[in-house]
Context: one part of a larger RNA
RNA sequence: UUGUUGUUAAGGAACUCUGCAAAAUAACCCCGUAAGUUCGCGAGAAGGGGUGCUCGAGCAAUCGAGCCGCAGUGAAGAGGCCCAGGUAACUGUUUACCAAAAACACAGCUUUAUGCUAAGCCGCAAGGCGAUGUAUAUGAGGUGACGCCUGCCCAGUGCUGGAAGGUUAAGGGGAUUUGUUAGCGCAAGCGAAGCUCAGAACCGAAGCCCCAGUGAACGGCGGCCGUAACUAUAACGGUCCUAAGGUAGCGAAAUUCCUUGUCAGGUAAGUUCUGACGCGCACGAAUGGCGUAAUAAUCUGGGCGCUGUCUCGACAACAAACUCG
Numbered sequence: 001u002u003g004u005u006g007u008u009a010a011g012g013a014a015c016u017c018u019g020c021a022a023a024a025u026a027a028c029c030c031c032g033u034a035a036g037u038u039c040g041c042g043a044g045a046a047g048g049g050g051u052g053c054u055c056g057a058g059c060a061a062u063c064g065a066g067c068c069g070c071a072g073u074g075a076a077g078a079g080g081c082c083c084a085g086g087u088a089a090c091u092g093u094u095u096a097c098c099a100a101a102a103a104c105a106c107a108g109c110u111u112u113a114u115g116c117u118a119a120g121c122c123g124c125a126a127g128g129c130g131a132u133g134u135a136u137a138u139g140a141g142g143u144g145a146c147g148c149c150u151g152c153c154c155a156g157u158g159c160u161g162g163a164a165g166g167u168u169a170a171g172g173g174g175a176u177u178u179g180u181u182a183g184c185g186c187a188a189g190c191g192a193a194g195c196u197c198a199g200a201a202c203c204g205a206a207g208c209c210c211c212a213g214u215g216a217a218c219g220g221c222g223g224c225c226g227u228a229a230c231u232a233u234a235a236c237g238g239u240c241c242u243a244a245g246g247u248a249g250c251g252a253a254a255u256u257c258c259u260u261g262u263c264a265g266g267u268a269a270g271u272u273c274u275g276a277c278g279c280g281c282a283c284g285a286a287u288g289g290c291g292u293a294a295u296a297a298u299c300u301g302g303g304c305g306c307u308g309u310c311u312c313g314a315c316a317a318c319a320a321a322c323u324c325g
Base pairs, nucleotide, nucleotide: 001320002319003318004317005316006315007314008313010311011310014309019306027051028050029049030048031047036041038145052067053066054065055064056063057062068072080304081303082302083301084300085299086298087296088295092104093103108143109142110141111140112139113138114137120129121128122127146291147290148289149288151221152220153219156218157217158214159213160212161211162210165209166208167207171203172202176198179195180194183190184189222240223239224238225237226236249283250280261277262276263275264274265273
């Protein structure tokens, strides 16, 4: 000096991104226990007190008298607690070896497909799963307990339905046409039948165009100008555009750039935190909105206790380093 461990005056988070680490709490018995709440919880809430040995009494729990120590769960092992907020309802699952979470799952809700030789999936097929099930079933998608709710837009895209018209394939159809040549013709050439080349009209499904429906389908949910008897603001009016112009609720938010917004609280002092405000750069309703008891090795802020985290170091033990052997 390094590692592991122990002790430490006074102070007690001043350390630091952060009380990280350490300290503290701790067993059992008794008393006592708030807000909130889905009445189950919260709760071991919090906060107090007790604990040894001897003798006596008692079935015992325990009670009485006495005794010792600094100390009696005498060593060891054995919750720190509280307040407020975000997120996710919960137990669970996950990046085997840098992430355990607010991510995934979940019960519940909802949409959609499927009538059984089911849909869907695996396989070239046979065949199998679904299921020895049958719509209270099975597959797929979304949301994610519970409570209160879930607004407007079907123009685009998708899906479902429709079939009058337009377009449209193979195929059908065969007008017309090419070549060949019996024959005819002096020749140029014409040219039956057959075979052959090309092939118009016309008939011709789904699809697409078209017409409707559909948002817990993919998605979307405006601008400018003016106006009230102080000022400010604009219930109101005008105008342009749109398929429709964001409803309830929430809001500087896990979302706010400007921004350390402004006000209030907490501190001596607060870019964090909490409560409000709302010009929301760029929340918003199952890509769910807003609440919510309980739960959490979750994230954030504050407090009590406690401490070598620190002021600011010091000492000790052990193991090394180093020297000798």

A computed fold for a 325-nucleotide part of an RNA from a Synergistaceae bacterium, annotated as large-subunit ribosomal RNA, domain IV. The RNAcentral record of the full RNA draws on ENA.